The prediction has a mean pLDDT of 80. Predicted 3D model of a 115-nucleotide RNA (SAM riboswitch aptamer (S box leader)) from a bacterium.
RNA sequence: GCCACAUCCAGAGGGGUGGAGGGACUGGCCCAAUGAAACCCCGGCAACCCUCCCGACGCGCGAGCGUCGGGUAGCGGUGCUAAUUCCUGCAGGCGAUACGCCUGGUAGAUGUGAA
Numbered sequence: 001g002c003c004a005c006a007u008c009c010a011g012a013g014g015g016g017u018g019g020a021g022g023g024a025c026u027g028g029c030c031c032a033a034u035g036a037a038a039c040c041c042c043g044g045c046a047a048c049c050c051u052c053c054c055g056a057c058g059c060g061c062g063a064g065c066g067u068c069g070g071g072u073a074g075c076g077g078u079g080c081u082a083a084u085u086c087c088u089g090c091a092g093g094c095g096a097u098a099c100g101c102c103u104g105g106u107a108g109a110u111g112u113g114a115a
Stems, first nucleotide, its partner, number of pairs: 003113006013042005021031003025089001027087002043081003048077002050074002052071008085107001090104006
């Protein structure tokens, strides 16, 4: 990188180095010398995986194991820590008049699994 599945209107920042970009891409609209990206340190959020706790069901002679739901506890593995994935793109619909809204999809991000 390809594939499958789940989630994406919630949440969470300070310092150091650095020195002009950044928000994936398109068009917008934003952020940035009151300091962008990147890297480092220390925090935090969250609950995908893991561990732990509770409940139901199933299996097992049994210790126990599995599935589902919940808690959100943990010095664990990732991830995230401006703006709904910032909005948008393709299709359909509603109301309106060039704008707003709704549904689905595409693309993207993250996790888990698999070849």

Source information: It was read from a public genome assembly, where an Rfam model found it.